[in-house]
């Protein structure tokens, strides 16, 4: 330095104000948030994971799984700078990406210890 095994940590953010109403952080108006990886720095390109449905004691496995456009710089950018859109499980509750809850969980993966091989 590269590969195994085994332990630790970590690992999701957001409704200021204002309007209606008996009630809404939910409905209007307005505000705000953006998990990993992989590519020119990415919510909306590709892949994964959360969640959800099967089946299963677990586990594995399998399915479903959202949204981006123009210009401009470059050798190269749906990732950058201008602008202007767009999305966003499941219960509960005046209808919720933002409030409670499962969830003091669990996972994509990140650091680090160590332990062997090269």
């Nucleotide at each position: 330095a590269g590969g195994u095994g085994u332990c630790u940590u970590c690992a999701a953010g957001g409704u200021c104000g204002g309007g209606u109403g008996u009630a809404a952080u939910u409905c209007c108006c307005a505000a705000c948030c953006g998990g990993c990886g992989g590519u020119a720095u990415a919510g909306c390109c590709c892949g994964c994971a959360a969640c959800c449905c099967g089946c299963g004691u677990c586990a594995a496995c399998g399915g479903u799984g959202g949204a981006u456009c123009u210009g401009g710089u470059u050798a190269a950018a749906u990732u950058c700078c201008a602008g202007g859109g767009c999305c966003g499980a499941c219960a509960g509750u005046a209808u919720a990406g933002u409030c409670u809850g499962g969830u003091a969980u669990a996972u994509a993966g990140a650091a680090g210890a160590u332990u062997u091989c090269u």
Molecule: FMN riboswitch aptamer (RFN element)
Organism: Limosilactobacillus frumenti